[in-house]
RNA sequence: GCGCGAUUAGCUCAGUGGUAGAGCAAUGCCUUGACAUGGCAGAGGUCACAGGUUCAAAUCCUGUAUUGCGCACCA
Repeated sequence: GCGCGAUUAGCUCAGUGGUAGAGCAAUGCCUUGACAUGGCAGAGGUCACAGGUUCAAAUCCUGUAUUGCGCACCA
């Protein structure tokens, strides 16, 4: 440099046009003499960024950024 893929909550991920979710973590409460375990509750989002298509975009298209793998080149 070329090709393919990935980017969504703190972490790991689901969701492929029509209300953004799960598990874990963290927080508060209950439980305990205290901890651990367990239970309950609420919170937490620029769906990487910019633009386009559409009545409607996390989802489709284009570009950019970061990143993984493969190939090529150089040495």

This is a predicted structure of a 75-nucleotide RNA (transfer RNA) from a Verrucomicrobiales bacterium. Its Rfam family is "tRNA". The family's RNA type in Rfam is transfer RNA. Model confidence (mean pLDDT): 83 of 100.